RNAcentral holds the full RNA, with entries from ENA and SILVA.
A computed fold for a 350-nucleotide part of an RNA from a Minisyncoccota bacterium, annotated as small-subunit ribosomal RNA, central domain.
Model confidence (mean pLDDT): 86 of 100.
Context: one part of a larger RNA
RNA sequence: CUGGGCGUAAAGAGCCUUAAGGCGGUUAGGAAAGUCUUUGGUGAAAUCUUGGAGCUUAACUUCAAGCGCGUCAGAGAUACUUCUUAACUUGAGGGUGCUAUAGGUAAGCGGAACGUACGGUGUAGGGGUGAAAUCCGUUGAUAUCGUACGGAACACCAAAAGCGAAGGCAGCUUACUGGGGCAACCCUGACGCUGAUUGGCGAAAGCGUGGGCAUGGAAAAGGAUUAGAUACCCUUGUACUCCACGCUGUAAACGAUGGACACUGGUUGGUGGAAGUAUCGACCCUUCCACUGGCGAAGCUAACGCGUUAAGUGUCCCGCCUGGGAAGUACACCGGCAACGGUGAAACUC
Numbered sequence: 001c002u003g004g005g006c007g008u009a010a011a012g013a014g015c016c017u018u019a020a021g022g023c024g025g026u027u028a029g030g031a032a033a034g035u036c037u038u039u040g041g042u043g044a045a046a047u048c049u050u051g052g053a054g055c056u057u058a059a060c061u062u063c064a065a066g067c068g069c070g071u072c073a074g075a076g077a078u079a080c081u082u083c084u085u086a087a088c089u090u091g092a093g094g095g096u097g098c099u100a101u102a103g104g105u106a107a108g109c110g111g112a113a114c115g116u117a118c119g120g121u122g123u124a125g126g127g128g129u130g131a132a133a134u135c136c137g138u139u140g141a142u143a144u145c146g147u148a149c150g151g152a153a154c155a156c157c158a159a160a161a162g163c164g165a166a167g168g169c170a171g172c173u174u175a176c177u178g179g180g181g182c183a184a185c186c187c188u189g190a191c192g193c194u195g196a197u198u199g200g201c202g203a204a205a206g207c208g209u210g211g212g213c214a215u216g217g218a219a220a221a222g223g224a225u226u227a228g229a230u231a232c233c234c235u236u237g238u239a240c241u242c243c244a245c246g247c248u249g250u251a252a253a254c255g256a257u258g259g260a261c262a263c264u265g266g267u268u269g270g271u272g273g274a275a276g277u278a279u280c281g282a283c284c285c286u287u288c289c290a291c292u293g294g295c296g297a298a299g300c301u302a303a304c305g306c307g308u309u310a311a312g313u314g315u316c317c318c319g320c321c322u323g324g325g326a327a328g329u330a331c332a333c334c335g336g337c338a339a340c341g342g343u344g345a346a347a348c349u350c
Base pairs, nucleotide, nucleotide: 004321005320006319007304008303012318014201015200016199021194022193023192025088026087027086028085029084030083031082033081034080035077036076037075038074039073040072041071042070043069048066049065050064051063052062053061054060091191092188093187094186095185096183097182098181099180103177104176105175106174107173108172109171110154114150115149116148117147118146119145120144121143125136126135162169163168206247207246208245209244210243211242216240220236221235222234223233258317259316260315261314262313263312266295267294268293269292270291271290272289273288274287275286276285299306300305323350324349325348332343333342334341335340
């Protein structure tokens, strides 16, 4: 290489986009490159295979024939692939109408809670814990009422619900904006799928500059606990948590399951849309499409389990795996302000 695999044993890139490449719907004609048939040449001998012959046999030697595959030329075949011409509508896309939505960005607004400040009432405790103490409080705390300011997050609704490619998205309103679903027709006419490279997005933490700082809270300090306690518990509390702009580029980035298409029994829920039936209009009921759950025929699986949302049956394209450790380390290169990230071994050892 062939071959075998990737939910949990090693293995699906975090996600999307796209240049090359690979693959590609239906019909008819043409060409005949791939493909197939046939003829001829060529591919030294030895070797190899089969059948003879010769050494007493064998090895060995020798004679004849040959498989197989490559290659060149000529003639032919045209189902498939390819190329080309013409066309088609089911794939794909567009138009029209209806429609659901925490999809994104920006601005404005709202109430509860919390903290602080000021004022009123009021007096000796409060807070915290398993129990305490540090801590706060007669310079009047805690509690309670009023006023003001501040930052962050949005109870109920709320759901196995919805939207998004993923990360993720939730108070309300407005503006701008992306994608999706359904219905009947109309238009384009294969315009498609995947995608080494590329480009973009990418939780939290972290970094840079400037703001902001209510709460929570790494580090740090103190109080406890303990043999000790660099912890768990308590009182404080800096970075951070929030905003703007820029960087970082990683996660159990998980469905631990790449994308696309086709096919293969059911049953029971949810969401969106449509048609039929029914009705004054609905509900109910039946059917279809899209999405999202549960259980399960066949089948698959080492088992667990998966099971029309496949881990079933097939096709196409990409990524990845090849015993454990050393090691996601060293070295080198690329990226980064840094932290570090990407690519990624070997000796040795079991």